Annotation
The prediction has a mean pLDDT of 77. THF (Tetrahydrofolate) riboswitch aptamer from uncultured Anaeroplasma sp., 93 nucleotides, folded computationally. Taxonomically the source falls in Anaeroplasma (Bacteria, Mollicutes, Anaeroplasmatales, Anaeroplasmataceae). The sequence is in RNAcentral, with records from MGnify.
Parts: sequence; C1' cells; structure tokens
RNA sequence: CAGAGUAGCAAAAUUGCGUUAAGUGCCAUAUCAUGGGAAGUUGGAUAUGGACGAACAUGAUUACAUCAUGGCGGUAAUUUUGUGCAUCCGCUG
Repeated sequence: CAGAGUAGCAAAAUUGCGUUAAGUGCCAUAUCAUGGGAAGUUGGAUAUGGACGAACAUGAUUACAUCAUGGCGGUAAUUUUGUGCAUCCGCUG
C1' cells in the first nucleotide's frame, strides 16, 4: 500500500402464516448481541406498555363448517445474487 472478513439492507425463488387480524410499520422504557479482539455512535434483535390499522372472492361438499383455488398483507423463514460498520489492535499478500 492492497485484500479478506459482521449485524444488517435490497431483489428473486420456494415453503408457510394471517385474512375470525396476528404479523409488518410507529412511539416510550429496559435488556442483549453487533467484521478476529476491545470498546462503541448508528443501525439490529427481544420483552413490556401505548397509538394506529386492512381485501377478500370463487367453487366443491357428506352442509353453515370444512376443503381447494386465486388474491390480498408495506406478512415469516430458508436459499441464491448484489451490497455491507467508523476508532485502535490483529489476519493475509
């Protein structure tokens, strides 16, 4: 001098969940983890409380419930691709 390397973020695919409203998103509080190590603003996760909030339709049937299909949800997980911490130390060339 150069490079590798996180939590995450975006897109696609697959399988699910909800549609009898959870989840997602928002606010407050607390805790936890956060390139290999230390500490750490920012982002991330969890819990509690609060506010707000929705798209269902069709068909079958042994019949008012179930099943199937297609949608919808700023929905969950996995895989792939792209991207990817700032300070000090460390790793590779």